[in-house]
Order: sequence, then C1' cells, then structure tokens
RNA sequence: GGAGGUAUAGUCUAAUGGUAGGACGCGACCUUUACACGGUUGAGGCCUGGGUUCGAUUCCCUGUACCUCCA
Repeated sequence: GGAGGUAUAGUCUAAUGGUAGGACGCGACCUUUACACGGUUGAGGCCUGGGUUCGAUUCCCUGUACCUCCA
C1' cells in the first nucleotide's frame, strides 16, 4: 500500500426493514436477628457522519478503532 471481517448496556451475547431481547453485574423492595441464597421490580445500549426507504441495529457510502490475509 491492497483485500476481507467486526463494532449493540459496566461485561458477554441475540435480533428477517416494523415496540432492541437475554445472561452476569448494579439500585430498590420482600425474605433473614444479620449476611448469603432466593423472589419481585427498576435503571442502563444499536461506533461516527451521510444516503435509500413510509420506516434503518439491519441495505449503500464515508470515517474511526480493532482483527485477519496478501505485498
């Protein structure tokens, strides 16, 4: 320098263009003399900027970061 892939919550991981889900973790409450376990409930997320579309996490382009391959 060229090619390909990945980017979703604090962490890990799903999602056919149509309300973004789950696990762990975190907060509150119940339970306990107390802690732990357990139960209920809540907060928290689509890498950036554009385009297409009635509608984009999803499709297209650009950029950034990371990974792999070629030279």